[in-house]
RNA sequence: GGGACUGUAGCUCAAUAGUAGAGUACCUCGUUGACAUCGAGGGGGUAGUAGGAGCGUAACCUACCAGUCCCA
Numbered sequence: 001g002g003g004a005c006u007g008u009a010g011c012u013c014a015a016u017a018g019u020a021g022a023g024u025a026c027c028u029c030g031u032u033g034a035c036a037u038c039g040a041g042g043g044g045g046u047a048g049u050a051g052g053a054g055c056g057u058a059a060c061c062u063a064c065c066a067g068u069c070c071c072a
Stems, first nucleotide, its partner, number of pairs: 001071007010024004018055001026042005048064005
């Protein structure tokens, strides 16, 4: 330099273009002599950035940014 893939909650990842979710973590309460486990409840999202197509998208198109891999 060229190509491919990835980017969604703190972390790991889902979701058929039609109201963004799970596990884990975190907080509160219960349970315990205490901790852990367990049970109940709760908070947490500019969906990498900017445009475009579309009635409407995290999903489609373009550019850029970041990361991983391959080729040279």
The prediction has a mean pLDDT of 82.
This is a predicted structure of a 72-nucleotide RNA (transfer RNA) from an uncultured Pelagibacteraceae bacterium.
The sequence was found in a public genome assembly.
Its Rfam family is "tRNA". The family's RNA type in Rfam is transfer RNA. About the family: Transfer RNA (tRNA) molecules are approximately 80 nucleotides in length. Their secondary structure includes four short double-helical elements and three loops (D, anti-codon, and T loops). Further hydrogen bonds mediate the characteristic L-shaped molecular structure. tRNAs have two regions of fundamental functional importance: the anti-codon, which is responsible for specific mRNA codon recognition, and the 3' end, to which the tRNAs corresponding amino acid is attached (by aminoacyl-tRNA synthetases). tRNAs cope with the degeneracy of the genetic code in two manners: having more than one tRNA (with a specific anti-codon) for a particular amino acid; and 'wobble' base-pairing, i.e. permitting non-standard base-pairing at the 3rd anti-codon position.